[in-house]
RNA sequence: GCUGGUUUAGCACAGUUGGUAGUGCAACGCCCUCGUAACGCGUAGGUCGGAGGUUCGAGUCCUCUAACCAGCA
Numbered sequence: 001g002c003u004g005g006u007u008u009a010g011c012a013c014a015g016u017u018g019g020u021a022g023u024g025c026a027a028c029g030c031c032c033u034c035g036u037a038a039c040g041c042g043u044a045g046g047u048c049g050g051a052g053g054u055u056c057g058a059g060u061c062c063u064c065u066a067a068c069c070a071g072c073a
Stems, first nucleotide, its partner, number of pairs: 001072007010025004019056001027043004049065005
C1' cells in the first nucleotide's frame, strides 16, 4: 500500500425485508434474612465510533473518515 472483518448502555453481545433500540452481567432501590450473599420484584443508564448522502422514515442502504483485528504485498 491492497483486501476482508469488528465498532450498539459500565462490560459481553443481539437487533429479521429500513418502521419509535433490546438481553445477560454489573449499578441503584425494594422484598426476604438475626445479618450478609443468593433468589424474587422494580428503576436508571445508549440520539448505535465520527461526518455527509438516499428515504416520509436509517443501528440497518451508499460515500468519506478514525480505531482495532486478520490476510496479502
The RNA shown here (transfer RNA) has 73 nucleotides and comes from an uncultured Bacillales bacterium. Its Rfam family is "tRNA". Rfam classes the family as a transfer RNA.